Notes: This is a predicted structure of a 257-nucleotide RNA (Bacterial large signal recognition particle RNA) from Cyanobacteria bacterium UBA6984. Taxonomically the source falls in Cyanobacteriota (Bacteria, Bacillati).
[in-house]
RNA sequence: CCGUACUCCACGGGGACUUAGCGAAUCUCUUGACUCGAACGCUUAUGCGAGGUGCAGAGCCUGCCGUGAGGGUUGCGUGACUAUUAACAAAAUAAUUAAUAUUGUUGACGGGCUGAAUUAUGGCGGCGUAAUCUACCGAACCAUGUCAGGGUGGAAACACAGCAGCAUUAAGGUAAUCUUUGCGGGUGUCAUAACUUUGGUCAAGAGGUACUAAUUGUGGAGUUAGUACUUGCUCAAUUCGAUAGGUAGUGGUACGG
Numbered sequence: 001c002c003g004u005a006c007u008c009c010a011c012g013g014g015g016a017c018u019u020a021g022c023g024a025a026u027c028u029c030u031u032g033a034c035u036c037g038a039a040c041g042c043u044u045a046u047g048c049g050a051g052g053u054g055c056a057g058a059g060c061c062u063g064c065c066g067u068g069a070g071g072g073u074u075g076c077g078u079g080a081c082u083a084u085u086a087a088c089a090a091a092a093u094a095a096u097u098a099a100u101a102u103u104g105u106u107g108a109c110g111g112g113c114u115g116a117a118u119u120a121u122g123g124c125g126g127c128g129u130a131a132u133c134u135a136c137c138g139a140a141c142c143a144u145g146u147c148a149g150g151g152u153g154g155a156a157a158c159a160c161a162g163c164a165g166c167a168u169u170a171a172g173g174u175a176a177u178c179u180u181u182g183c184g185g186g187u188g189u190c191a192u193a194a195c196u197u198u199g200g201u202c203a204a205g206a207g208g209u210a211c212u213a214a215u216u217g218u219g220g221a222g223u224u225a226g227u228a229c230u231u232g233c234u235c236a237a238u239u240c241g242a243u244a245g246g247u248a249g250u251g252g253u254a255c256g257g
């Protein structure tokens, strides 16, 4: 140096989560990543059990350089949701004033008395409807009872099935609206309620109404700004870091040539 056999060893690793911590598991990145099993095995640790494959100048191990998938943390900027604070503020609404129009001593607004209407709820009725209740009808065979005749079995006694008829009933139907119940309404009446509408009458006696504008108040659709929480995106810093690549080193045992 070559060949054969075996063994060490290898058959993945990173980030997040979890944990006191390390593995395994889960999610995820890289990826040529041996199979199966049970979720557990450990304490400075790099899983446990069973099998398989490869193998020592090699797709092994170690150091350094380098690449930089992906993750964690922090910060600037920016978008969104929610909450909150402040400022401004549309509609709507109240009062006052002004202008215009109209109404009013043939009696305004407001008040008292007495009616009506409307609406809502409730009580008692009425009506409608459905069921219940009552009566009746209701099955060629495939419902019930009794089943002439006839049939079947048997030597017989007797037994069995059973059409028509008769009786009864199911589904279903009819009648009545007497009993009971549910539901419904442009239903009757009574009660209660209403900043509701309206008629009449009584006393009293001068204002009332509509629209527009201005001012003041109430109101707060929304707009802007600030703050806080959560979250998306961009950028930057920092940290962990797979993988491709480069370089250096280590590199077992036995037998034979």
Stems, first nucleotide, its partner, number of pairs: 001257006009054003012030005020043004034051004061249005070240006077233004082228007092218007100210004111202007118194008127184005134175004143168004151160003

Rfam family: Bacterial large signal recognition particle RNA. From the family's description: The signal recognition particle (SRP) is a universally conserved ribonucleoprotein involved in the co-translational targeting of proteins to membranes. Rfam links the family to the GO terms SRP-dependent cotranslational protein targeting to membrane, signal sequence recognition and signal recognition particle, plasma membrane targeting.